[in-house]
RNA sequence: GGGGCGAAAGGGUAAACUCUCCGAAAGGAGAGGGCACAAAGCCGAGGGUCUAAAGUGUACGAAGCACCAGGACAAGGAGUUUUCGAC
Numbered sequence: 001g002g003g004g005c006g007a008a009a010g011g012g013u014a015a016a017c018u019c020u021c022c023g024a025a026a027g028g029a030g031a032g033g034g035c036a037c038a039a040a041g042c043c044g045a046g047g048g049u050c051u052a053a054a055g056u057g058u059a060c061g062a063a064g065c066a067c068c069a070g071g072a073c074a075a076g077g078a079g080u081u082u083u084c085g086a087c
Stems, first nucleotide, its partner, number of pairs: 004087001005085002012037002017032006041080002043077001048073003055067004
């Protein structure tokens, strides 16, 4: 220096839920909150999941139904970054 591992130390993130805002929705942001996490940091190719506004079809119909991602999520993923040092 690199890797494995995850005791300790310093720290970090922040589930569910509540409130406010954005969004058609999925969901996101902020505040509170604390289930947990050694990558629960970033990213989102591949694959997966969710939503279906616009669009298309059906329908007398702008109701309803079906299809559909360019929208979203990811603490099962390719890649990438990273603190400490008992062993």

Predicted 3D model of an 87-nucleotide RNA (c-di-GMP-I riboswitch aptamer) from an uncultured bacterium. Rfam family: c-di-GMP-I riboswitch aptamer. Its family is annotated with cyclic-di-GMP binding in the Gene Ontology. The prediction has a mean pLDDT of 79. Of the family's consensus pairs, 94% are formed in the model.